[in-house]
């Protein structure tokens, strides 16, 4: 260089056009405990960038950007 596949909370990940963008570990803040741990119960926290379709886009299309596999 061709060609397939992926990119969502700090991690991991669910989400086939109308979702409060959900789950688990982390954090954090509070119950319980003499204290730690384990456990409970809240809370923060994201859809790679752009353009296009659509009444609506995390979804679907094109570029860009980046990750991996393949063919050399």
């Nucleotide at each position: 260089g061709g060609c397939c596949c992926c990119g969502u909370c700090g991690u991991c990940u669910a989400g086939u056009g109308g979702u409060u963008a959900g789950g688990a570990c982390a954090u954090c803040a509070g119950g319980c405990u003499u204290u730690c741990a384990a456990u409970c119960u809240g809370a923060u926290a994201a859809c790679g960038g752009g353009a296009g379709u659509u009444c609506g886009a995390u979804u679907c299309u094109c570029c860009c950007c980046g990750g991996g596999g393949u063919c050399a």